A computed fold for a 329-nucleotide part of an RNA from Parabacteroides sp. 52, annotated as large-subunit ribosomal RNA, domain IV.
[in-house]
Context: one part of a larger RNA
RNA sequence: UCACGGUUAAGGAACUAGGCAAAAUGACCCCGUAACUUCGGGAGAAGGGGUGCCAGAGUAAAAUCUGGCCGCAGAGAAUAGGCCCAGGCGACUGUUUAACAAAAACACAUGGCUAUGCAAAUUAGAAAUAAGAGGUAUAUAGCCUGACACCUGCCCGGUGCUGGAAGGUUAAGAGGAGAGCUUAUAGGUAACUAGAAGGUUUGAAUUGAAGCCCCAGUAAACGGCGGCCGUAACUAUAACGGUCCUAAGGUAGCGAAAUUCCUUGUCGGGUAAGUUCCGACCUGCACGAAUGGUGUAACGAUCUGGGCACUGUCUCAACCGUGAGCUCG
Numbered sequence: 001u002c003a004c005g006g007u008u009a010a011g012g013a014a015c016u017a018g019g020c021a022a023a024a025u026g027a028c029c030c031c032g033u034a035a036c037u038u039c040g041g042g043a044g045a046a047g048g049g050g051u052g053c054c055a056g057a058g059u060a061a062a063a064u065c066u067g068g069c070c071g072c073a074g075a076g077a078a079u080a081g082g083c084c085c086a087g088g089c090g091a092c093u094g095u096u097u098a099a100c101a102a103a104a105a106c107a108c109a110u111g112g113c114u115a116u117g118c119a120a121a122u123u124a125g126a127a128a129u130a131a132g133a134g135g136u137a138u139a140u141a142g143c144c145u146g147a148c149a150c151c152u153g154c155c156c157g158g159u160g161c162u163g164g165a166a167g168g169u170u171a172a173g174a175g176g177a178g179a180g181c182u183u184a185u186a187g188g189u190a191a192c193u194a195g196a197a198g199g200u201u202u203g204a205a206u207u208g209a210a211g212c213c214c215c216a217g218u219a220a221a222c223g224g225c226g227g228c229c230g231u232a233a234c235u236a237u238a239a240c241g242g243u244c245c246u247a248a249g250g251u252a253g254c255g256a257a258a259u260u261c262c263u264u265g266u267c268g269g270g271u272a273a274g275u276u277c278c279g280a281c282c283u284g285c286a287c288g289a290a291u292g293g294u295g296u297a298a299c300g301a302u303c304u305g306g307g308c309a310c311u312g313u314c315u316c317a318a319c320c321g322u323g324a325g326c327u328c329g
Base pairs, nucleotide, nucleotide: 001324002323003322004321005320006319007318008317010315011314014313019310027051028050029049030048031047036041038147052069053068054067055066056065057064070074082308083307084306085305086304087303088302089300090299094106095105111144112143113142114141115140116139122131123130124129148295149294150293151292153225154224155223158222159221160218161217162216163215164214167213168212169211173207174206178202179201180200181199182198185194186193187192226244227243228242229241230240253287254284265281266280267279268278269277
């Protein structure tokens, strides 16, 4: 000097991003116990008191009662919850990044949509075959949501899906109008011209499914849910009116929020002092309803703010024990 451990006057979070770490609490018995609540909980809430030994009474033995004794201290050492208030998120127990993340992420019971009638849909495989399942729609598969309570508004124009089939478009195939090449032959002095049948290379019309166009439905499918101007007898504001656009213009609820840029918004609370926190307001840059909305008891090694207790975290440092390396002797 470092590591681990111990003690500390007065103060007691002034430390710090943050009470990180440490301290404190701690067993058993008795009393007592709030808001809230899904009536189960919350709850070991909180907060108090007791605890040794001896004698007597008492008892089946205890408990219990009375009297006494000792110590600073009687759960005499060791092991053995700190607690409370408010808010966010997630209902809960559970799961996870083996070795930087345990969470608000995943899962979950619940709810919904879609597919599937069994040789099921779906999945693996080239196939045989296998899983689904020795199951059968109260089943199985896919997707979303995520206990519970109250709810879940409007838009089908776009994309997707489902259904429809009149018309348009449309492949191979079918079809074979016509055209080219070849040339027996004919004409011609020749060059060359014409050219049957056959062969060969092409090839128009016509026909031709799904799909697409088209017509409907569908949002707990992917998704979307306006602008400008004016108006009330102070002012301000605008229940009201006008106008443009749209598929429809954001309903209920919530709101400076895990979402608010301006912003430390404004007001109130808490503090002597509060960019955080809590309660409101609404001007929502850019909340919003199963990509769920708003609440919610219980729960959480969760996140945020506050309080009590407690302390070497600190004011501010000191000493002691054990061990180690180094230095000096």